Context: one part of a larger RNA
Molecule: large-subunit ribosomal RNA, domain I
Organism: Lactobacillus sp. Sy-1
RNA sequence: GGCGCAUGGUGGAUGCCUUGGUACUAGGAGCCGAUGAAGGACGGGACUAACGCCGAUAUGCUUCGGGGAGCUGUACGUAAGCUUUGAUCCGGAGAUUUCCGAAUGGGGAAACCCAAUGAACUUUAUCGUUUAUUAUUCAAUGACGAAUUCAUACUCAUUGAAAGGCAGACGUGGGGAACUGAAACAUCUAAGUACCCACAGGAAGAGAAAGAAAAUUCGAUUCCCUCAGUAGCGGCGAGCGAACGGGGAACAGCCCAAACCAUUGAGUUUACUCAGUGGGGUUGUAGGACUGAACAUUUGAGUUACCAAAGAAUUAGAUAGUCGAAAGAUCUGGGAAGUUCUGCGACACAAGGUGAUAGCCCUGUAGACGAAAUCUAAUUCCCUCAGUUCAGGAUCCUGAGUACGGCAAUACACGUGAAACAUUGCCGGAAUCCGGGAGGACCAUCUCCCAAGGCUAAAUACUCCCUAGUGACCGAUAGUGAACCAGUACCGUGAGGGAAAGGUGAAAAGCACCCCGGAAGGGGAGUGAAAUAGUUCCUGAAACCAUGUGCCU
Numbered sequence: 001g002g003c004g005c006a007u008g009g010u011g012g013a014u015g016c017c018u019u020g021g022u023a024c025u026a027g028g029a030g031c032c033g034a035u036g037a038a039g040g041a042c043g044g045g046a047c048u049a050a051c052g053c054c055g056a057u058a059u060g061c062u063u064c065g066g067g068g069a070g071c072u073g074u075a076c077g078u079a080a081g082c083u084u085u086g087a088u089c090c091g092g093a094g095a096u097u098u099c100c101g102a103a104u105g106g107g108g109a110a111a112c113c114c115a116a117u118g119a120a121c122u123u124u125a126u127c128g129u130u131u132a133u134u135a136u137u138c139a140a141u142g143a144c145g146a147a148u149u150c151a152u153a154c155u156c157a158u159u160g161a162a163a164g165g166c167a168g169a170c171g172u173g174g175g176g177a178a179c180u181g182a183a184a185c186a187u188c189u190a191a192g193u194a195c196c197c198a199c200a201g202g203a204a205g206a207g208a209a210a211g212a213a214a215a216u217u218c219g220a221u222u223c224c225c226u227c228a229g230u231a232g233c234g235g236c237g238a239g240c241g242a243a244c245g246g247g248g249a250a251c252a253g254c255c256c257a258a259a260c261c262a263u264u265g266a267g268u269u270u271a272c273u274c275a276g277u278g279g280g281g282u283u284g285u286a287g288g289a290c291u292g293a294a295c296a297u298u299u300g301a302g303u304u305a306c307c308a309a310a311g312a313a314u315u316a317g318a319u320a321g322u323c324g325a326a327a328g329a330u331c332u333g334g335g336a337a338g339u340u341c342u343g344c345g346a347c348a349c350a351a352g353g354u355g356a357u358a359g360c361c362c363u364g365u366a367g368a369c370g371a372a373a374u375c376u377a378a379u380u381c382c383c384u385c386a387g388u389u390c391a392g393g394a395u396c397c398u399g400a401g402u403a404c405g406g407c408a409a410u411a412c413a414c415g416u417g418a419a420a421c422a423u424u425g426c427c428g429g430a431a432u433c434c435g436g437g438a439g440g441a442c443c444a445u446c447u448c449c450c451a452a453g454g455c456u457a458a459a460u461a462c463u464c465c466c467u468a469g470u471g472a473c474c475g476a477u478a479g480u481g482a483a484c485c486a487g488u489a490c491c492g493u494g495a496g497g498g499a500a501a502g503g504u505g506a507a508a509a510g511c512a513c514c515c516c517g518g519a520a521g522g523g524g525a526g527u528g529a530a531a532u533a534g535u536u537c538c539u540g541a542a543a544c545c546a547u548g549u550g551c552c553u
Base pairs, nucleotide, nucleotide: 001552002551003550004549005548006547007546008545009544015538016503017502020474021473022471023470024469025468026467027466028465029463030462031165032164039100040099041098042055043054044053046078047077050074051073052059061094062093063092064091065090066089070082071081072080105114106113107112115134116133117132118131119130120129121128136162137161138160139159140158141157142156143155170201171199172198173197174196175195181188185235211218212217222249223248224247225246226245232240233239253455254454255453256399260279261278262277263276264275265274266273267272268271284433286398287397288396289395290392291391292390293389294388295387299386300385301384302383311381312380313379314378315377316376317375318374319373321369322368323367327342328341329340331338343360344359345349351363352362353361404428405427406426407425408424409423410422414440435450436449437448438447439446490497491496510537513524514523515522516521
């Protein structure tokens, strides 16, 4: 020096564990904000750096309930206190809530600076202190009031509203790519996707036929299954891709404008027009106004649309809680829940804990019960609202720069095509019930429907969040980036990027005391079942490093 073996060191794999995640289920909730939000800054404790909690009333205040012996958070120390005259704690309702932040008196480099006006305090007075108000825009009402007579603009006041945040989800709308595919690429595709913006709701959007169809037709919308990868569209390439019909979920229908009547007001060419309010009225086998006639106060509906809405009671539920069965001994052991023996409960053998594996030790579980206060839902009462039918067919009304046409586009599964239907820009531009639209160019017949105004629950989509639970989901290089004081440390001018890091023991019983040493550390002693469990702490692999020893050289 090499190869072995043994014993250690280093290291932190593996095993076991789980405080944390993850995917879902059921129910709830689905918004907060000028009464100042979300998010922060700075403060508040006897000692206090951080987290949590709170706000100069600051580790908390008031009150109403629950609860019943300890309490002064994490946090295990000292001190000082509180508490059966009911504390700490849990829940309901209040009060307080510095400064920044939409931030809103003005400014500003966020958490700062500087005001004005009124009132109060203080001062001989000034100064000063406290408190309230003072942003902008829009709407309504009122006042004031120029050039300029009336008026208008401006200005002022009062009342109300808006703004901003977010849940990185779901929705509607306005804009809107490219990579890619077409085995290249340009129409096409990807895709109206990603992304940006605006706006909203707990859902949104759509919605009561100028529909779909073609039979003895159906009868708002939405969603699912099917029809069907069909009919079609398509450099007829790549690809895109319905509808009718059928089966389900859920079901709900209504209100204006107009004609006409009444009333109020304005304008002027003085008998018309316009405007406001109330009644009336709302459809296609046309309906209504209008004229005439008949019947009737029965019934129906309602806080969600249907016109608009207030209140009370009861019940149920939510936000604290309460009761809640049944086991002892023996052996092993540090420890019994394990072994053995003999019992018991069960509408409770879900689960967790307890010194190893507990139905009967504890918390619980099944079951039963409970609210002063606030909230939610249902029912009832009170209350509120509402006339119906027939006949007539003379007159009037039934949504206009609209329908429709041309040009140019878009959207429809449909790429201009024979291209309807739907929507838009420009240019033209109707009819008025003897009316009008559609049925995939167009025309006729036939059929269906009534545009150019509006509202509408449910079935559907999603989950930041709350409660309860589940998993042939993970188990610390996994599972969230984050099991741990993590969006932290750290990096970057910034936008932004972004970690590592869990485990003593049943209990700190966390090694009194002695010895060596300056200390670190070690040796005894002691605790403990164990200290090779000693805060670098369960187990403790390998690489790597030593020591001892065997063999070879």